RNA sequence: AGAGUUUGAUCCUGGCUCAGAUUGAACGCUGGCGGCAUGCCUUACAUAUGCAAGUCGAAUGGUAAUGCGGGGUAACCUGGUGACGAGUGGCGAAUGGGUGAGUAAUGCAUCGGAAUGUGCCCAGUAGUGGGGGAUAGUCCGGCGAAAAGCCGGAUUAAUACCGCAUAUGAUUUAUGGGUGAAAGCGGGGGAUUUGUAAGAGCCUCGUGCUAUUGGAGCGGCCGAUGUUAGAUUAGCUAGUUGGUGGGGUAAAGGCCUACCAAGGCGAUGAUCUGUAGCUGGUCUGAGAGGAUGACCAGCUAUAUUGGGAUUGAGAUAUGGCCCAGACUCCUAUGGGAGGCAGCAGUGGGGAAUUUUGGAUAAUGGGCGUAAGCCUGAUCCAGCCAUGCCGCGUGCGGGAAGAAGGCCUUUGGGUUGUAAACCGCUUUUGUCAGGGAAGAAACGCUCUGGGUUAAUAUCCCGGGGUAAUGAUGGUACCUGAAGAAUAAGCACCGGUUAACUACGUGUUAGUAGUUGUGGUAAUAUGUAGGGUGCAAGCGUUAAUCGGAAUUACUGGGCGUAAAGCGUGCGUAGGCGGUUAUACAAGACAGAUGUGAAAUCCUUGGGUUUAACCUGGGAAUUGCAUUUGUGAUUGUAUGGCUAGAGUACGGUAGAGGGGGAUGGAAUUCCGCGUGUAGCAGUGAAAUGCGUAGAUAUGCGGAGGAAUAUUGAUGGCGAAGGCAAUCCCCUGGAUCUGUACUGACGUUUAUGCACGAAAGUGUGGGGAGUAAACAGGAUUAGAUAUCCUGGUAGUCCACGUCUUAAACGAUGUUAACUGGUUGUUGGACGGUUUGUUGUUCAGUAACGAAGUUAACGCGUGAAGUUGACCGCCUGGGGAGUAUGGCCGUAAGGUUGAAACUCAAAGGAAUUGAUGGGGACCCGCACAAGCGGUGGAUGAUGUGGUUUAAUUCGAUGCAAUGCGAAAAACCUUACCUACCCUUGAUAUGUUAAGAAUCUUGCAGAGAUGUGAGAGUGCUCGAAAGAGAACUUGAACACAGGUGCUGUAUGGCCGUCGUCAGCUCGUGUUGUGAGAUGUUGGGUUAAGUCUCGCAACGAGCGUAACCCUUGUCAUUAGUCGCUAUGAAAGGGCAUUCUAAUGAGACUGCCGGUGAUAAACCGGAGGAAGGUGGGGAUGACGUCAGGUCCUUAUGGCCCUUAUGGGUAGGGUUAUACACGUCAUACAAUGGCCGGUAUAGAGGGCUGCUAACCCGUGAGGGGGGGUUAAUCCCAGAAAACCGGUCGUAGUCCGGAUCGCAGUCUGUAAUUUGACUGCGUGAAGUCGGAAUCGCUAGUAAUCGCGGAUUAGUUUGCCGCGGUGAAUAUGUUUUCGGGUCUUGUAUAUACCGCCUGUCACACCAUGGGAGCGGGUUCUGCCAGAAGUAGUUAGCCUAACCGUAAGGGGGGCGAUUACCAUGGCAGGAUUCGUGACUGGGGUGAAGUCGGAACAAGGUA
Repeated sequence: AGAGUUUGAUCCUGGCUCAGAUUGAACGCUGGCGGCAUGCCUUACAUAUGCAAGUCGAAUGGUAAUGCGGGGUAACCUGGUGACGAGUGGCGAAUGGGUGAGUAAUGCAUCGGAAUGUGCCCAGUAGUGGGGGAUAGUCCGGCGAAAAGCCGGAUUAAUACCGCAUAUGAUUUAUGGGUGAAAGCGGGGGAUUUGUAAGAGCCUCGUGCUAUUGGAGCGGCCGAUGUUAGAUUAGCUAGUUGGUGGGGUAAAGGCCUACCAAGGCGAUGAUCUGUAGCUGGUCUGAGAGGAUGACCAGCUAUAUUGGGAUUGAGAUAUGGCCCAGACUCCUAUGGGAGGCAGCAGUGGGGAAUUUUGGAUAAUGGGCGUAAGCCUGAUCCAGCCAUGCCGCGUGCGGGAAGAAGGCCUUUGGGUUGUAAACCGCUUUUGUCAGGGAAGAAACGCUCUGGGUUAAUAUCCCGGGGUAAUGAUGGUACCUGAAGAAUAAGCACCGGUUAACUACGUGUUAGUAGUUGUGGUAAUAUGUAGGGUGCAAGCGUUAAUCGGAAUUACUGGGCGUAAAGCGUGCGUAGGCGGUUAUACAAGACAGAUGUGAAAUCCUUGGGUUUAACCUGGGAAUUGCAUUUGUGAUUGUAUGGCUAGAGUACGGUAGAGGGGGAUGGAAUUCCGCGUGUAGCAGUGAAAUGCGUAGAUAUGCGGAGGAAUAUUGAUGGCGAAGGCAAUCCCCUGGAUCUGUACUGACGUUUAUGCACGAAAGUGUGGGGAGUAAACAGGAUUAGAUAUCCUGGUAGUCCACGUCUUAAACGAUGUUAACUGGUUGUUGGACGGUUUGUUGUUCAGUAACGAAGUUAACGCGUGAAGUUGACCGCCUGGGGAGUAUGGCCGUAAGGUUGAAACUCAAAGGAAUUGAUGGGGACCCGCACAAGCGGUGGAUGAUGUGGUUUAAUUCGAUGCAAUGCGAAAAACCUUACCUACCCUUGAUAUGUUAAGAAUCUUGCAGAGAUGUGAGAGUGCUCGAAAGAGAACUUGAACACAGGUGCUGUAUGGCCGUCGUCAGCUCGUGUUGUGAGAUGUUGGGUUAAGUCUCGCAACGAGCGUAACCCUUGUCAUUAGUCGCUAUGAAAGGGCAUUCUAAUGAGACUGCCGGUGAUAAACCGGAGGAAGGUGGGGAUGACGUCAGGUCCUUAUGGCCCUUAUGGGUAGGGUUAUACACGUCAUACAAUGGCCGGUAUAGAGGGCUGCUAACCCGUGAGGGGGGGUUAAUCCCAGAAAACCGGUCGUAGUCCGGAUCGCAGUCUGUAAUUUGACUGCGUGAAGUCGGAAUCGCUAGUAAUCGCGGAUUAGUUUGCCGCGGUGAAUAUGUUUUCGGGUCUUGUAUAUACCGCCUGUCACACCAUGGGAGCGGGUUCUGCCAGAAGUAGUUAGCCUAACCGUAAGGGGGGCGAUUACCAUGGCAGGAUUCGUGACUGGGGUGAAGUCGGAACAAGGUA
């Protein structure tokens, strides 16, 4: 630091996703050790049990337990003593510890402030005198079942309580005065006093107590700034804001109260609602920021829920009290008890979070003079891989590269030096031994100094010394044995490091995203291998990052999301020039603060690290203060360049009102006139003989203003058009004078605002939603036509929206030009016109800009100011709430859910019922057919034991098949074989081979006989070939996959196209070249051109045919009556050449290419025909020609044999044959081809047969002989339009030939029979000249079988005006929402399933407000009903206190009514999603009505 994903590809916009870091985590698999940390995030849910706050006898009366002493024989007694239960009293219990429910400010953070309190602590000053009355405890009696407890009597102490005195200081005051304190206790001393003694007085030290002043620390209060979201919360507030008097508090204050005033807060967001403890910090990030607030630290709130006070220095306290509510427990039902959000622990909830541990040794705290006691604070240990850090699971050698596994091209590769094996080491673990630091204070003792009368005491030092360890026999150290005790998890298509095999077969599954899986899956599962991390690894959840996708740093708004329809203008923002002052902003310095911890840095300590720790830096902030005066601001005074005013011109459909005109439509009246008019693609509805349309004249009425008229004018926009008059706004130009910044933008606001709509009243000619009718159509609620009402028009209201668009907010400045036009001004001028300048309005373009398209002084360029708006697509401009409106509706405006895209611009194709040009038997013009009949043949379907398989629009269907009776044959039935019918290898035997019997349908089985070969070698023997047997490797497969393939073929198409190199151009896909002007059969050629060249195609080269020449020639030709023999001119044969090239002439064209015409020529413009088929398309066809990967079968899916089938047959289709007749049939006669084939052959003459054919055997290995008579044609005859003398199917009988065999199932002959059919519906095929049509002949395949196929010649036409249209193709251009590419894409209703959501009679909760009723405890006030120790009083009594009662306030409860929010709800609305449902066909091309 980026990457993946929209497309066929590209650039952009834009979302989604990933790689990183992190966590109080959880889950899955796995797990050796240690150190340091963390550990209920959920129910502020309920809690069994234990512990978490006591202590002091040096305050006190005392003595329940216990030790000592004393007494007593002992039992026991004894407060004498150490001590001490329960009390009185003091201090503490308000700290510590937990939790985050509440709280948006009575909180927190930072910085300030004044009107305050303060126990313990420190310092100072002054005191500490003298009295009194009680009460717990204890004892006695009583109530109650008991508990919590309660009542009465007697007796007693204090540092408990209450007076009196005193009053430095305090407080109060009317300045005279008034008011209010205290407590003792402990140690030591001895002269004196007192006392029986203990002791006391006295002195002294210590410690308390009282009053007060100050301090420190800690609190309380106030202010400023900062501190979450919502405006679909816009107004809130009566103690509310202020004042005065009073009260209250430690203290200021409406904190409270009486009166007075009417204020206070709020768009800089009050009030209301949701959410939330805040901070230091933590996580992330380059930073700015964003998220967060576990652990540690500071503050705060809270303690089952709500309220309340008491005590106290401090609480509104809860391990205290009272009351109320909920819940739990005990109970004899009368009453009582309780509060783990302390530490452990339990239940519950939950994905999820530990031990009912040890110790007060350390640190800290409470009490105490102290010893000490208490301390779930704390320190330790336990549990958990929850996190961070460290260590280990061995190290070195070791190739037969072992075995095994996996893969394999079978050669090998890999696991892999890995293992085994040899040597070494011992961290960790195990065992044994040693063994810490954390602990020195206090205490005791010796001693020095100080205080003092004092060697008491106390204080400050020094030396010595005893004790104290939970952790823990732990850390650490030493030794022993021994590689011994120790590796997993995820991933391996891309992103993203890492690949193979097998299984599976859109199944199982996977998946963060893109996606993967449909029989060869690097994506699933397993294995081998590899990659990454490692005692962990993955997944899930969450935060930041990447994300410049909220943009302060750091984004945008013409078309991607985004400029309000337009103006005026308030608050606010910003603002020309100059001088002076101030110093608010700003800048600089200083000071205070910014807690510690954390982070950073630098040292130190744990073996290292994590961790701990010393110092520094930092804490970007706030406050105070000093200074500066450029700049912003404020104030004052000037200026004129911005802005404005006056005077003078100019243009204009600018606005409002009134008046007037002509043309046209319609209607009405009258006239002329007659049968149609109107309308359409074509029609019909409609109008018209009751007189239309047409035409003439007259009249009525409404609306709109032709031509001029123009990318002309005016206006803020919407918008504005006949002429004249009245009223009125603005703009612009020129010069002079004046004002003196008066400017610009503009949230809220106000005004205007097309069309349609709406209200009231008019008006209504034309037009025209709705509606009606007629057409079109499968339908046609449309398009088209005929009618036609609202509306359109006017007046006054309302509505307030448009693609209200330049899809471009307003304003100011700056930045090359050219051309046109509108309105002015100033110049030159030869009156033709031209130059400069200001204000508009258009076109093109430099720089620049933009994703591109484009924009470009009228900016989308470069800058400033202000406003508005955007943040993925859909849901949705919808729901809901508010506001506006009579309504229609408008405005503001979400969420759930869902998708991985949606989108912009441009590119290449493809495509269009877009355009231009061109070609083709494509159409047209013609000729002949098919489609109807019968037959042949192929196919589908059906049937069958089997009807083997393949081919299926053109481009399958007389196709593979150039021959299915057996064979072929692959299919079916039956019978047989299993190394096999065939190949290679091993072994054994035998030559091979031939003849033959029996069984069987045959294959086959079983016998008999003949026969001994070739090469080497003297022989034995060996070898080769062949046959047979045996065993195993293997053979074999027309079994599957043509969507794994090669090869071959079809097709577009013999169409003219398809590309490349270099260069140029574009961000890029791409473009250019290849486009353009001509021309051609042709991307053929030529000219031009940022292109220049080249390749594959085209053409040509090849074969054949047409002419001639030369050469050669027998079996050919020729003369002769014939043969032999002669000749080679011609015909012919076959080899080599010539010839044709737009070469020549004329015209057209651009002087080109080329075209048209002509001459010559056998042939003329590629002369005719053939072969030759570019890049590619169709996953076109073929695994059944062959080859071949993979899979499958192996006594069978292989092999053999016999028979059957492929030949079936209601039907449908294709291709053909023959016909329907007279241009013909039949009979007779006559003439003329070409190209082929022939020895397993073709076969002559001759004979037989009506004939197929038979006999026969001459010729022929072929220019010789044979097949072999060509037929149409021509000549003559007959038939006479008929189901015929047409037509020949079908059937019968009799035959011939081939073949082992003719039944299923061959061909042919003769005789007889004589079906359909009388020229074929819609539709459709072929053909442009030796062609179509017609006629016969030959050949391949075969034993035989042809209407098919492939060839051959004979006879021999018609038509082409042409490209409008149909089909196909090519080039250019244009549109596109298409790219599996129009057989495309895509929309809505309906039906079904699921999901979330709105409405909804209502129903049930929460919160909150208002009014009323009742009002616990408590406090305050009132009260003399009851009770009452201290003080006063001789007493009566008083003062004071308490209980009770009552009033006010108030928790809470009840009743009623609103507001708000959540849940639920029959039914209902739309929305979203879903593989193939239905109906249409709205959009994308002119999408077929833009």